[in-house]
This is a predicted structure of a 399-nucleotide RNA (Bacterial RNase P class A) from an Alphaproteobacteria bacterium. The coordinates come from a structure-prediction model, not an experiment, and the mean pLDDT is 75. It matches the Rfam family "Bacterial RNase P class A". About the family: Ribonuclease P (RNase P) is a ubiquitous endoribonuclease, found in archaea, bacteria and eukarya as well as chloroplasts and mitochondria. Its best characterised activity is the generation of mature 5'-ends of tRNAs by cleaving the 5'-leader elements of precursor-tRNAs. The model forms 93% of the base pairs in the Rfam consensus.
RNA sequence: UCAGACGGCCGGAUGGCUGCGCUUGAACGGGCAACCGUUCGGGUGAGGAAAGUCCGGGCUCCACGGAGACACGGUGCCGGCUAACGGCCGGCGGGGGCGACCCCAGGGAAAGUGCCACAGAGAAGAGACCGCCAACCCGGUUCGCCUUCGGGCGCAUCGGGCGGCAAGGGUGAAACGGUGGGGUAAGAGCCCACCGCGCGACCGGCAACGGAAGCGGCACGGUAAACCCCACCGGGAGCAAGACCAAAUAGGGGUGGCAUGCCGGGCAACCGGCAGGCGCGUUUCCGCGCUGCCACCCGGGUCGGUCGCGCGAGGCGCUCGGCAACGGGCGUCCCAGAGGAAUGGCCAUCUCCCGCCGAAAGGCGGGGACAGAACCCGGCUUACAGGCCGUCUGAUCCU
Numbered sequence: 001u002c003a004g005a006c007g008g009c010c011g012g013a014u015g016g017c018u019g020c021g022c023u024u025g026a027a028c029g030g031g032c033a034a035c036c037g038u039u040c041g042g043g044u045g046a047g048g049a050a051a052g053u054c055c056g057g058g059c060u061c062c063a064c065g066g067a068g069a070c071a072c073g074g075u076g077c078c079g080g081c082u083a084a085c086g087g088c089c090g091g092c093g094g095g096g097g098c099g100a101c102c103c104c105a106g107g108g109a110a111a112g113u114g115c116c117a118c119a120g121a122g123a124a125g126a127g128a129c130c131g132c133c134a135a136c137c138c139g140g141u142u143c144g145c146c147u148u149c150g151g152g153c154g155c156a157u158c159g160g161g162c163g164g165c166a167a168g169g170g171u172g173a174a175a176c177g178g179u180g181g182g183g184u185a186a187g188a189g190c191c192c193a194c195c196g197c198g199c200g201a202c203c204g205g206c207a208a209c210g211g212a213a214g215c216g217g218c219a220c221g222g223u224a225a226a227c228c229c230c231a232c233c234g235g236g237a238g239c240a241a242g243a244c245c246a247a248a249u250a251g252g253g254g255u256g257g258c259a260u261g262c263c264g265g266g267c268a269a270c271c272g273g274c275a276g277g278c279g280c281g282u283u284u285c286c287g288c289g290c291u292g293c294c295a296c297c298c299g300g301g302u303c304g305g306u307c308g309c310g311c312g313a314g315g316c317g318c319u320c321g322g323c324a325a326c327g328g329g330c331g332u333c334c335c336a337g338a339g340g341a342a343u344g345g346c347c348a349u350c351u352c353c354c355g356c357c358g359a360a361a362g363g364c365g366g367g368g369a370c371a372g373a374a375c376c377c378g379g380c381u382u383a384c385a386g387g388c389c390g391u392c393u394g395a396u397c398c399u
Base pairs, nucleotide, nucleotide: 001395002394003393004392005391006390007389008388009387010386012350013349014348015347016346017345018344020045021044022043023042024041025040026039027038028037029036030035047370051381052380054379055378056377057376058375059238060237061236062235072234073233074232075231076230077091078090079089080088081087092106093104094103095102096101107229108228112227113226114223115222116221129169130168131165132164133163136161137160138159139158140157141156143154144153145152146151177195178194179193180192181191182190196218197216198215199214202211203210204209242307243306244305245304252298253297254296255295256294257293258292261274262273263272264271265270276291277290278289279288280287314333315332316331317330318329319328320327321326351368352367353366354365355364356363357362
């Protein structure tokens, strides 16, 4: 200098004018109340992801006597951290990279069941398409021997049959160990050596796991994000959770007061009928239904209002323990809380990026990513213009 790996951080700055939410002080105003509002002054007001709502918790209500079994869902190497986790840290194993480093849904396939497309003979205690092959049987040919001249026997060779084999070819993602030698009719762990594989005394490690004397003798294909087995975990719903205050009207309960006309019954309290009033659809008629009035009090719900709701597994700094995640101690700070939902707009100077002009200094123009709280917290995942810092790796050059 170039190419990369990993970790951390920022994510426009300052000022002015103006607007909005919350809070606080003062003064007013509204409402029956609960409570709310206006004006002025002070303070304060988005994020690293506030996002997706995927996982874990706090909090709230509901359910629940204890234990177990079954079903369902989730998690899955080991150790640690944590309130907890499917998160994080440190290891182990496997895979990738020259390397820094990265990736892994990483328990069990010698419990059982299932599946393994296409191709292929055969896809799991399998198989024979091409191929290789002695003996035996049949047929042909050459040669030799014998002959009663019809033929017979034997060696070799060719073809076929019955069979043997799995080395080679071929199919496939995968074909029931690999290489070499012996062996054989041809072959084959059939035998041997080495490699691989399985078991493994013993050694190291908390463990996952690593090493390993020796033994076995080829058995045990793959697949569990297929069923399944094993171990562990798991009540349900969610801030529209939930709690409190509480109007008008209607309806419920209580107390007190007052009580229309006529008829009938009754000593009376009172009962029945008609009238009256209200409603059933606008009206007449007809029909049907309801019906004492007033005041006060009590209780439930609705409209409305408030709380939940911002001191917290909190931030920052120093320090101690730990490789680290993280934990302990001390100091310091208070840091949005709306409820259709505020956090905005304009201007100036500067900054960063892009384009154009210019030899340069510089000038002109444009732009500032992703996104935006809604009960809170810990994670994961996803989006992101531009930029900064640190550690490390590889290559090249110079001293």